[in-house]
The RNA shown here (Lysine riboswitch aptamer) has 173 nucleotides and comes from Weissella paramesenteroides.
RNA sequence: AUGAUUAAUAGAGGUUGCAACCAACAAGAGUCACUUAGUAGAGUCCACACAGACGGUGAGAUUAAGUAAAAGGGGCGGUUGCCGAAAUGAUACAGAUUGUGUAACCCGUAUUGUUGGGCUAAUAGCUAAUAACUAUUAGACUGUCGCUGAAUCAGCGGGGAGCUAUUGUCACA
Numbered sequence: 001a002u003g004a005u006u007a008a009u010a011g012a013g014g015u016u017g018c019a020a021c022c023a024a025c026a027a028g029a030g031u032c033a034c035u036u037a038g039u040a041g042a043g044u045c046c047a048c049a050c051a052g053a054c055g056g057u058g059a060g061a062u063u064a065a066g067u068a069a070a071a072g073g074g075g076c077g078g079u080u081g082c083c084g085a086a087a088u089g090a091u092a093c094a095g096a097u098u099g100u101g102u103a104a105c106c107c108g109u110a111u112u113g114u115u116g117g118g119c120u121a122a123u124a125g126c127u128a129a130u131a132a133c134u135a136u137u138a139g140a141c142u143g144u145c146g147c148u149g150a151a152u153c154a155g156c157g158g159g160g161a162g163c164u165a166u167u168g169u170c171a172c173a
Stems, first nucleotide, its partner, number of pairs: 002171004007167005014083001017082006025074001033067007043054003047102004086115008095106001097104001116142002119139007144158006
């Protein structure tokens, strides 16, 4: 010098990289709920079951009037931490929600699989929502490495356990 190595350290992709937090704002919504008056009259409260509670002293429903929210989610801005940042599927455990059980939703941990990154479109789910988010598919763009060529460009292909730089270890000279 070269090769190998999930070794260590430091970096790059993007001015819409990823995530968290904070303040105001829009929407949620003149909705839920409450009060008054009327109508009619037996069930109602929860996804289901059991139990319990309320209800002819009129529940629940509906009409009119009045008062009148909140949560999750959102875009801009700021702060912080970072570059498997993070997201998501499956399994297991644990917590919380309801009186109990099942189911469902939410949060967390571990193992394992997938995804380089953002954007656009379609379908489905979730949702108040045609917003956002998630999954699948497709498209162009972009970053990186390999091969080829007429070589600051183009074509084909790969993936983050990657790529670049330095150092360490091993092998070989």

Background: The model forms 98% of the base pairs in the Rfam consensus. The coordinates come from a structure-prediction model, not an experiment, and the mean pLDDT is 78. The sequence is in RNAcentral, with records from Rfam and Ribocentre. RNAcentral records the identical sequence in 2 taxa.